[in-house]
RNA sequence: AAAAAGCCGUCUGAAGAGACACCAUGCCAGCCAUGGUGCACCGAAGGAGCAACCCGCUGGCGCGUGCCGGUGGCGAAUCUCUCAGGUACCAAGGACAGGGGGAGCGGC
Numbered sequence: 001a002a003a004a005a006g007c008c009g010u011c012u013g014a015a016g017a018g019a020c021a022c023c024a025u026g027c028c029a030g031c032c033a034u035g036g037u038g039c040a041c042c043g044a045a046g047g048a049g050c051a052a053c054c055c056g057c058u059g060g061c062g063c064g065u066g067c068c069g070g071u072g073g074c075g076a077a078u079c080u081c082u083c084a085g086g087u088a089c090c091a092a093g094g095a096c097a098g099g100g101g102g103a104g105c106g107g108c
Base pairs, nucleotide, nucleotide: 007102008101010099011098012097013096018039020038021037022036023035024034025033026032040087041086042085046083047081048080049079054073055072056071057070058069059068060067061066
């Protein structure tokens, strides 16, 4: 002198999918509300899975330091799964994106 990314607050935007069936409770009662179960469905809290690259061991070919394989490790996402979560409106949640602020590390 002082970033970028990431992190912590704050503001803004932000999708998808059954006003399903049954049961329990509340209510005078219900087609209402809440919860549970069943089936169906969604992916954008969280969680799980893996491709290349790279690394270890190893086989074959070749003979200069390469080529073709086997096996183990590592391994991202808005991809995949759907454990969790969610499925009228409202509310809440919401990956991610943007504005502004802060702390700390680092670079020269």

This is a predicted structure of a 108-nucleotide RNA (Glycine riboswitch aptamer) from Rhodoferax koreensis. Model confidence (mean pLDDT): 77 of 100. The sequence is in RNAcentral, with records from Rfam and Ribocentre. The model forms 89% of the base pairs in the Rfam consensus. Lineage of the source: Bacteria > Pseudomonadati > Pseudomonadota > Burkholderiales > Rhodoferax. Its Rfam family is "Glycine riboswitch aptamer". About the family: This family represents the bacterial glycine riboswitch. Gene Ontology term of the family: glycine biosynthetic process.